The RNA shown here (Bacterial RNase P class A) has 347 nucleotides and comes from an Oscillospiraceae bacterium. RNAcentral holds the sequence, with entries from ENA. Its Rfam family is "Bacterial RNase P class A". About the family: Ribonuclease P (RNase P) is a ubiquitous endoribonuclease, found in archaea, bacteria and eukarya as well as chloroplasts and mitochondria. The gene name in the source record is rnpB. Lineage of the source: Bacteria > Bacillati > Bacillota > Clostridia > Oscillospiraceae.
[in-house]
RNA sequence: CAAGCAGGACAGACAGCCGCGUGGCCGGGGAAAACCCGGUCAUGAGGAAAGUCCGGGCUCCACAGGGCAAGGAUAACGGGUAACGCCCGCCGAAGGCGACUUCAGGAAAAGUGCAACAGAAAUAAACCGCCGCGCCGUCCGGUGCGGUAAGGAUGGAAAGGCGAGGUAAGAGCUCACCCGCCGGCUGGAGACUGUCCGGCGCUGUAAACUCUAUCCGGAGCAACACCGUGGGAGAACGUAAGGCCGGCCCGGCUGUUCUCAAGGAGGUGGCUGGAGCGGUCUGGCAACGGGCCGCCUAGAUAGAUGGCUGUCAAAUACAGAACCCGGCUUACAGUCCUGGUUGCACC
Numbered sequence: 001c002a003a004g005c006a007g008g009a010c011a012g013a014c015a016g017c018c019g020c021g022u023g024g025c026c027g028g029g030g031a032a033a034a035c036c037c038g039g040u041c042a043u044g045a046g047g048a049a050a051g052u053c054c055g056g057g058c059u060c061c062a063c064a065g066g067g068c069a070a071g072g073a074u075a076a077c078g079g080g081u082a083a084c085g086c087c088c089g090c091c092g093a094a095g096g097c098g099a100c101u102u103c104a105g106g107a108a109a110a111g112u113g114c115a116a117c118a119g120a121a122a123u124a125a126a127c128c129g130c131c132g133c134g135c136c137g138u139c140c141g142g143u144g145c146g147g148u149a150a151g152g153a154u155g156g157a158a159a160g161g162c163g164a165g166g167u168a169a170g171a172g173c174u175c176a177c178c179c180g181c182c183g184g185c186u187g188g189a190g191a192c193u194g195u196c197c198g199g200c201g202c203u204g205u206a207a208a209c210u211c212u213a214u215c216c217g218g219a220g221c222a223a224c225a226c227c228g229u230g231g232g233a234g235a236a237c238g239u240a241a242g243g244c245c246g247g248c249c250c251g252g253c254u255g256u257u258c259u260c261a262a263g264g265a266g267g268u269g270g271c272u273g274g275a276g277c278g279g280u281c282u283g284g285c286a287a288c289g290g291g292c293c294g295c296c297u298a299g300a301u302a303g304a305u306g307g308c309u310g311u312c313a314a315a316u317a318c319a320g321a322a323c324c325c326g327g328c329u330u331a332c333a334g335u336c337c338u339g340g341u342u343g344c345a346c347c
Base pairs, nucleotide, nucleotide: 001343002342003341005339006338007337008336009335010334012312013311014310015309016308017307018306020044021043022042023041024040025039026038027037028036029035046318050329051328053327054326055325056324057323058220059219060218061217071216072215073214074213075212077089078088079087080086091105092103093102094101095100106211107210111209112208113205114204115203127152128151129148130147131146132145133144134143135142136141160178161177163175164174165173179201180200181199182198183197184196185194187192224269225268226267227266232260233259234258235257236256237255242254243253244252245251246250276295277294278293279292280291281290282289283288
């Protein structure tokens, strides 16, 4: 320098003008700390606020406590965490020269099912071929019975591979080497491992049923709590006074007060100080934990967080809080930083 790998940060900046939400203060209106108006100061979206896929907090309902069944989720091992299906480390497998990446990674020797097409045969084998014997035939041949999985042929998969011995021909039938599985032993906390020992040679499929282990009560902030207009029910009092309307006489209309239950107009709380953020020291490979110091950082309810101008060469991606938190997934213009890897060149 080029290519590639892993991780992290930012998400236009500054200035001027206008505007919006929330909170404080001041002034005015108002009986009022309600509410309204004006001014001023402070503050005002995200890395994903998204999908609502997992795990929790919180609330209500159910439940004495426990177990079983049903249904669902997860799946090597060790750790982290409030918890998780998340994260870290590690093992195994697969990919890459490498940095590194990916994994629906328990059990097929508990049982059941399935394996299309091809092929004689798919968990059980004789189609061709090879060999032996019998019979027929003048010999090379034909035919019947039997042996044989070495060879051919089919397939993703054909009864471990290969060589030697052996045999009528063959075969783990025997032996050496290799491969795989199981058990022991070694090392390791464990998954696992190995120039070790013994046994065995078993098709694949559980993103088929199933089995094993662990976990899970349900609904959700439109939860839920409080106030409550109108209307409803009941009681007491009253039947002519009061109130309202019509200019009056007079006429017309109308009961008053209290209590109760539910509550779906409307309002208030829930609502944001929290498994919080930043710095530093410290334990740990890491995820993460602990100590100390500092900070307060949206809370709307038809829903504020915006618009215009100028400069920066250009001014732009995905996208907008709605109870909160931890993850995962998905979307994303552009910029910057850190640490490894491979190749080339030079010193």